[in-house]
């Protein structure tokens, strides 16, 4: 220089002048001080947290998740390791079982839970041709009775050894997934994002959840209910114990709360390999509600971008600007 990988933080800052919204305090229709969109606020995809049901259990279903360990409120996230695969490489991807049982692998092709087309090898036979051995060579196919070698056979075969894959047993490290060493026989696939099996997990419905206040009427009419409404996503079984459906009528389309102090940012020690957790210390940083945060000016700044909360956190996915760090590989030149 060039081409790759993996991480990181930033997305304007200050000053003046006008505007908006909120809180705080005043001599209160105004003054004054002090805040005012993201790294994803966006998917609504996965975890809670808070509210209601409600006093909230058991089974069967159902759904998610699947290597080991640790982490965290939890998690399908995050470290950090194990195997297996891609790559030159820095790093990246995948992760229970197929022997518990069913199922599927078209087509080709003898034969896909198994055979014998073609070949080889042995007889019979003038010759076609017939019989019998065989799975090593061809062929089909994605995939054909573990692989590569040698001996050995009529020809061949794990028949036999020799070096390995797989399986399985004993021993040894290690929490653990596995990893080492020996030894055994000889060994028929693949697909579970097919149905299943095996282990964890898991009550619904969500801030339009729910409280309060206001303001109005027709308990007006039917049905149902203690031989049990009603609750619990579906079903049983238990618990609960009084209201539940329909029709019709009136009032608000109303106001406050939840509403922002929170598994909180930030700095520091210390533990830890990380992720992260513990102490100590400052700090208060939007709460609209038909939905506020803008507009000039000027200085600076690597400065053109994606994009705007509405109960709040943890993540993970997608959208993008420039920038900086580490590390691989390849050229050159010293």
């Nucleotide at each position: 220089g060039g081409a790759g990988u993996a991480u990181c933080a930033c997305a304007g800052a200050c000053a003046g002048c006008c505007g908006c919204u909120g809180c705080c305090c005043g001599c209160a229709u105004c003054g004054g001080g002090g805040a005012g969109a993201g790294g994803a606020a966006a998917g609504u995809c996965c975890g809670g947290g808070c509210u209601c049901c409600a006093u909230a259990g058991g089974g069967c279903g159902a759904a998610g998740c699947g290597c080991u360990g640790g982490g965290u409120a939890a998690c399908a996230c995050c470290c950090a390791g194990c195997a297996g695969g891609u790559g030159u490489g820095a790093a990246c991807c995948u992760g229970g079982g197929a022997a518990a049982g069913u199922g599927c692998c078209a087509c080709a092709g003898a034969g896909a839970c198994a055979u014998a087309c073609c070949g080889c090898c042995g007889g019979a036979u003038c010759g076609a041709u017939c019989c019998g051995g065989u799975a090593a060579g061809g062929g089909u196919g994605a995939a054909a009775a573990g692989g590569u070698g040698a001996g050995g056979u009529a020809a061949g075969a794990g028949c036999u050894c020799a070096c390995c894959a797989g399986c399985c047993g004993u021993c040894g490290g290690g929490u653990g997934a596995c990893c080492g060493a020996c030894g055994g026989g000889c060994u028929a696939g693949g697909c579970a994002a097919a149905c299943c099996c095996c282990g964890c997990u898991u009550g619904g419905a969500g801030c339009a959840a729910g409280a309060c206040c206001g303001a109005a009427u027709a308990g007006g009419g039917g049905g149902g209910g203690a031989u049990g409404a009603u609750g619990c996503g579906g079903c049983c079984c238990g618990c609960u114990g009084a209201c539940c459906c329909c029709c019709g009528g009136g009032u608000a389309c109303g106001g406050u709360c939840g509403c922002u102090u929170g598994a909180g940012c930030c700095a520091g020690a210390g533990c830890g390999c990380a992720a992260g957790c513990u102490c100590u210390g400052u700090c208060c940083u939007a709460g609209a509600u038909a939905a506020a945060u803008g507009g000039c000016u000027g200085u600076c700044a690597u400065a053109u971008a994606c994009a705007g909360g509405a109960c709040c956190c943890g993540g993970c996915u997608u959208a993008u600007g420039g920038g900086a760090u580490g590390c691989u590989c390849c050229c050159u030149c010293a």